[in-house]
Context: one part of a larger RNA
RNA sequence: GGAUGAACGCUGGCGGCGUGCCUAAUGCAUGCGAGUCGCACGCGCCCCCUUUCGGGGGGGUGAGUGGCGCACGGCUGAGGAACACGUGGGUACCUACCCCUGUGUGGGGGACAACGCGCCGAAAGGGGCGCUAAUCCCGCAUACGCUCUACGGAGGAAAGUCGCAAGACGCACGGGGAGGGGCCUGCGGCCCAUCAGGUCGUUGGUGUGGUAACGGCGCACCAAGCCGAUGACGGGUUCCUGGUCUGAGAGGACGACCAGGCAGACUGGGACUGAGACACGGCCCAGACUCCUACGGGAGGCAGCAGCAAGGAAUUUUCCGCAAUGGGCGCAAGCCUGACGGAGCAACGCCGCGUGCCGGAUAACGGUCUUCGGAUUGUAAACGGCUUUUGCCUAGGACGAACAGGACGGUACUAGGCGAAUCAGCCCCGGCUAACUCCGUGCCAGCAGCCGCGGUGAUACGGAGGGGGCAAGCGUUGUCC
Numbered sequence: 001g002g003a004u005g006a007a008c009g010c011u012g013g014c015g016g017c018g019u020g021c022c023u024a025a026u027g028c029a030u031g032c033g034a035g036u037c038g039c040a041c042g043c044g045c046c047c048c049c050u051u052u053c054g055g056g057g058g059g060g061u062g063a064g065u066g067g068c069g070c071a072c073g074g075c076u077g078a079g080g081a082a083c084a085c086g087u088g089g090g091u092a093c094c095u096a097c098c099c100c101u102g103u104g105u106g107g108g109g110g111a112c113a114a115c116g117c118g119c120c121g122a123a124a125g126g127g128g129c130g131c132u133a134a135u136c137c138c139g140c141a142u143a144c145g146c147u148c149u150a151c152g153g154a155g156g157a158a159a160g161u162c163g164c165a166a167g168a169c170g171c172a173c174g175g176g177g178a179g180g181g182g183c184c185u186g187c188g189g190c191c192c193a194u195c196a197g198g199u200c201g202u203u204g205g206u207g208u209g210g211u212a213a214c215g216g217c218g219c220a221c222c223a224a225g226c227c228g229a230u231g232a233c234g235g236g237u238u239c240c241u242g243g244u245c246u247g248a249g250a251g252g253a254c255g256a257c258c259a260g261g262c263a264g265a266c267u268g269g270g271a272c273u274g275a276g277a278c279a280c281g282g283c284c285c286a287g288a289c290u291c292c293u294a295c296g297g298g299a300g301g302c303a304g305c306a307g308c309a310a311g312g313a314a315u316u317u318u319c320c321g322c323a324a325u326g327g328g329c330g331c332a333a334g335c336c337u338g339a340c341g342g343a344g345c346a347a348c349g350c351c352g353c354g355u356g357c358c359g360g361a362u363a364a365c366g367g368u369c370u371u372c373g374g375a376u377u378g379u380a381a382a383c384g385g386c387u388u389u390u391g392c393c394u395a396g397g398a399c400g401a402a403c404a405g406g407a408c409g410g411u412a413c414u415a416g417g418c419g420a421a422u423c424a425g426c427c428c429c430g431g432c433u434a435a436c437u438c439c440g441u442g443c444c445a446g447c448a449g450c451c452g453c454g455g456u457g458a459u460a461c462g463g464a465g466g467g468g469g470c471a472a473g474c475g476u477u478g479u480c481c
Base pairs, nucleotide, nucleotide: 001481002480003479004478006477007476008475009474010473013353014352015351016350017349018348019346020345021311026309027308028307030306031305032304035068036067037066040065041064043062044061045060046059047058048057049056050055075264076263077262085188086187087186088185089184090183091182093181094180095179098177099176100175101174102173103172104171105170106140108138109137110136115130116129117128119126120125146155147154148153160169161168162167190236191235192234197227198226199225202224203223204222205221206220207219208218209217239261240260241259242258243254244253245252246251266287267286268285269284270283289300290299291298292297317343319342320341321340325339326337327336328335329334356386357385358384359383366377367376368375369374391418392417393416394415395414396413400408425470426469427468428467429466430451431450432449436465437464438463439462440461446453447452
């Protein structure tokens, strides 16, 4: 000098775009953050139409069965030195929804919620009996293809709904694709040798189990291997990368925001469901903590958005909207979406703009200095003229949306009007380093980045006048180059 997710001191007009718990992965009140489908299905309640009084049809609403989603999106960086990441390669694998393509969709049976009637419990909830539908569940039939095969053979599917219909959306089993993932591997990127030896599922084999899949992944048996100064093992530190900062570069430092990957969801462990999880707003167990309780027993997990407490030098609104983009569900209408789009707060940063412009001397008053002549503040002010960015008032008023639909927003922007009107501070002036005098103080009070200033004439302390430098900022501190 540059840089910063900054903080502190003094000061502070506006706009645009960004950024904003770096500390306690500490604890959390409250609200919201993942639902949706009646064109899969039965039922309760309400309303309407109709009826041959048995019923039939339609609409709304509620919980339930079923389907898809909840594994995405959002947050955080604890752990982890590892195939975690980056990059290149490989294949013993899987892939819901989507696209292309082939074939099929025949015929039966069953259960459980809801519901009804009892029961237990303070609650959370639970249990018994009985009824019932389906795109729920199970057989049978068929299946060249699919799977297994000792190549003889064996096994193995399906669901309907809407529509007057045509047909549409589905369903089952194959083949291919796209995108996504699992696994293996070459190479690459921290410190300590005051860590030198490490290892018994350890290294390999055979067999078996397990998995979507290879594998010592697990297990039984057999062999005795395997790694290491090209740094094993141990310890410390740490999410990694694209990149960011600096630097002429080489390099050094860093990894906030944005993007990709990984990991985590109170702590530890576990599996269930599922195409996919060992699952942030799912389940079970244990633990710590908080809360409720009728003391028998229960409930909870903000490292989602806001917000609170605490810690800290320090980090925001319990805002608006689904109008846009994107996502889930749905044939659709649509519903949901603290993702997201916006607004609010903060000079935290960058960029832009303003606080006026021209004229104006006898060089006023005041201040300061003085060799008492004057010098300086200083064209500075006053005063005259001009302009209106900004501001305020009035009127119009968007783009973003494609037929309609705009939270932002009566915002941006445009026009007219008013009036210099509303707007300057901070640091420094001994040398480095740009800018000097007076007074006060008297090794005191104090300054200080280094050298060093101050003990009676201090350009170095404090004040003043003057000056220098930056400017809505200016200084200081921390950190990196």
Notes:
Predicted 3D model of a 481-nucleotide part of an RNA (small-subunit ribosomal RNA, 5' domain) from an uncultured Chloroflexota bacterium. The full RNA is in RNAcentral, with records from ENA, Greengenes and SILVA. The coordinates come from a structure-prediction model, not an experiment, and the mean pLDDT is 89.